The part of an RNA shown here (large-subunit ribosomal RNA, domain I) has 579 nucleotides and comes from an uncultured Dehalococcoidia bacterium. Its mean pLDDT, the model's own confidence on a scale to 100, is 83. Its Rfam family is "Bacterial large subunit ribosomal RNA".
Context: one part of a larger RNA
RNA sequence: GGCUUACGGUGGAUGCCUUGGGACCAAGGGCCGAUGAAGGACGCGGUAAGGCUGCGAAAAGCCUCGAUGAGCCGUCUAACAGGCGUAAUCGGGGGUGUCCGAAUGGGGAAACCUGUGCCGGCGAUGAGUCGGUACACUCCGAGAGGAGGGGUAAGUGGGGGAACUGAAACAUCUAAGUACCCCGAGGAAAAGAAAUCAACCGAGAUUCCCUCAGUAGUGGCGAACGAACGGGGAAUAGCCUAAACCGCAGUGACCAUACGGUGUGAGGGCCAGAGUCGCUGCGGGGUUACAGGACGUUUCAUGGGCUGCCUCAAUCAGCCUGAAGAAGUUACAAACUCCAUUUCUAGUCGAAGGACUCUGGAAAGGUCCGCCAAAGACGGUGACAGCCCGGUAGGCGAAAGGGAUGGGGCUUCUGAGACAGAUCCUAAGUACCAUGGGGCACGUGAAACCCUGUGGGAAGUCGGGGGGACCACCCUCCAAGGCUAAAUACUCUUGGUCACCGAUAGCGUACCAGUACCGUGAGGGAAAGGUGAAAAGAACCCCUGGCGGGGAGUGAAAUAGACCUGAAACCGUAAGCCU
Numbered sequence: 001g002g003c004u005u006a007c008g009g010u011g012g013a014u015g016c017c018u019u020g021g022g023a024c025c026a027a028g029g030g031c032c033g034a035u036g037a038a039g040g041a042c043g044c045g046g047u048a049a050g051g052c053u054g055c056g057a058a059a060a061g062c063c064u065c066g067a068u069g070a071g072c073c074g075u076c077u078a079a080c081a082g083g084c085g086u087a088a089u090c091g092g093g094g095g096u097g098u099c100c101g102a103a104u105g106g107g108g109a110a111a112c113c114u115g116u117g118c119c120g121g122c123g124a125u126g127a128g129u130c131g132g133u134a135c136a137c138u139c140c141g142a143g144a145g146g147a148g149g150g151g152u153a154a155g156u157g158g159g160g161g162a163a164c165u166g167a168a169a170c171a172u173c174u175a176a177g178u179a180c181c182c183c184g185a186g187g188a189a190a191a192g193a194a195a196u197c198a199a200c201c202g203a204g205a206u207u208c209c210c211u212c213a214g215u216a217g218u219g220g221c222g223a224a225c226g227a228a229c230g231g232g233g234a235a236u237a238g239c240c241u242a243a244a245c246c247g248c249a250g251u252g253a254c255c256a257u258a259c260g261g262u263g264u265g266a267g268g269g270c271c272a273g274a275g276u277c278g279c280u281g282c283g284g285g286g287u288u289a290c291a292g293g294a295c296g297u298u299u300c301a302u303g304g305g306c307u308g309c310c311u312c313a314a315u316c317a318g319c320c321u322g323a324a325g326a327a328g329u330u331a332c333a334a335a336c337u338c339c340a341u342u343u344c345u346a347g348u349c350g351a352a353g354g355a356c357u358c359u360g361g362a363a364a365g366g367u368c369c370g371c372c373a374a375a376g377a378c379g380g381u382g383a384c385a386g387c388c389c390g391g392u393a394g395g396c397g398a399a400a401g402g403g404a405u406g407g408g409g410c411u412u413c414u415g416a417g418a419c420a421g422a423u424c425c426u427a428a429g430u431a432c433c434a435u436g437g438g439g440c441a442c443g444u445g446a447a448a449c450c451c452u453g454u455g456g457g458a459a460g461u462c463g464g465g466g467g468g469a470c471c472a473c474c475c476u477c478c479a480a481g482g483c484u485a486a487a488u489a490c491u492c493u494u495g496g497u498c499a500c501c502g503a504u505a506g507c508g509u510a511c512c513a514g515u516a517c518c519g520u521g522a523g524g525g526a527a528a529g530g531u532g533a534a535a536a537g538a539a540c541c542c543c544u545g546g547c548g549g550g551g552a553g554u555g556a557a558a559u560a561g562a563c564c565u566g567a568a569a570c571c572g573u574a575a576g577c578c579u
Base pairs, nucleotide, nucleotide: 001578002577003576004575005574006573007572008571009570015564016530017529020501021500022498023497024496025495026494027493028492029491030490031151032150039100040099041098042056043055044054046080047079050076051075052074062094063093064092065091066090067089071084072083073082105114106113107112115135116134117133118132119131120130121129122128137148138147139146140145156184157183158182159181160180166173170220196203197202207234208233209232210231211230217225218224238483239482240481241427245284246283247282248281249280250279251278252277253276254275260271261270262269263315264314265312266311267310268309289461291426292425293424294423295421296419297418298417299416300415303321304320305319306318307317308316324414325413326412327411328410336409337408338407339406340405341404342403343402344401345400347396348395349394353369354368355367356366358365370387371386372376378390379389380388432456433455434454435453436452437451438450439449442468463478464477465476466475467474517524518523537563540551541550542549543548
């Protein structure tokens, strides 16, 4: 020096565990903000220096209404002192809520500095100081007044919009309308009641799922992209304007022979507007394709009252009111209120087991004899408990606030049909065309359809769009205005489940983690769990400056002693063998 064996040190693998995480399902909830948000700074405790939690100068809290209750004064963190107990704890409502922050009187290097008007306290009626209140900007509005601003994980609509990559290179293409940026809205958003499909049969708004189907197609026909019709489900809901026409009001023009108006007929009266035309506003009317509506004629129905220059006559129209009917607060008009039911935000009741000369530190194990069960889910308790504890099945429960459903009050609405047509209306710089682009699964292609920059530019119901160039026939629908719940997406809370993880795993974070630390910054971003059933956490003695150790003691165990188990590398001590 090596090898072997034994015993140690070091180290922290492995096993076991789980407070944490992942995924999915169900139910419920879903915007916050000038009444100052989100997020912070600084403070607040009897002893309180610091972190976390909670709170705001009324500061680990105040008031009130409920629930619960014999203990309580959060935690790291024990103790002392002193309290409360009509407390503490949980839930509903309210009060207080410094400073910064959209930050908003002005300024500013956030949490600071500093004004003006009015009101008030102290002060001397002053100076000063303290407190309250108003004072930013933009938009709407005559004003009074109102609104906006900022935040927001994911989802969502819109405006912009890559490259790496793939094509085994690369340019069309792909990645991808993805990432990313901006704007907007909401608990969902968007879409939505056919100028849609279909195929000569028919369907009947939108959205979502399954399928059709990796089909038809597109495609340097490469890579790749990729429908629809139809079928099956989820959920269902339909409506309002513009216009014609009528009336009223405003405004401008025109008309003296009234051929006009005053609802209609006759007579009378009146009117330069009380007429006619145009424009504007409001009310009625009306809303569609088997065209529909206006205008006109006519039939039936209709309680009462009033009005429409005067008289007569029959009607017509409008208004008020009664009855009857219908509908309604998410669209189709719009508020509010009451009642009932149900539900969320605290809770509550809740069956049934004992023993032992068993084992053990400990019984829930073993043995013996029982019991409950609408409850044998689960968790805990000194090992494995239906009957020990919390619970579980099944019941019960709200003063206050919120949601949903139903009903009443309430509100709104209410003639119905037939016929004729020659008249009027039915969304215009629109449809469409050309050209340049974009979207459609569809790359310009035979390229329809949709959107659009530029230039042209219709018809008007004997009308117009579509049916994948285009034409005819046929079928189908009615653009150029608008609203609309549900089924859907995402997320939070609560509950549940798992051939999900078990501390190098599972979220980056099981632990005071978006922390320490790094970076000027945007940003990046860790490591780190386990004594024991219970601290019973080792009094006292000895060595020692201490650390540490030896006794003693606790404990089932101390090689469980600051910690479970404790592999290997690595380092020792002892013995044997070899050199």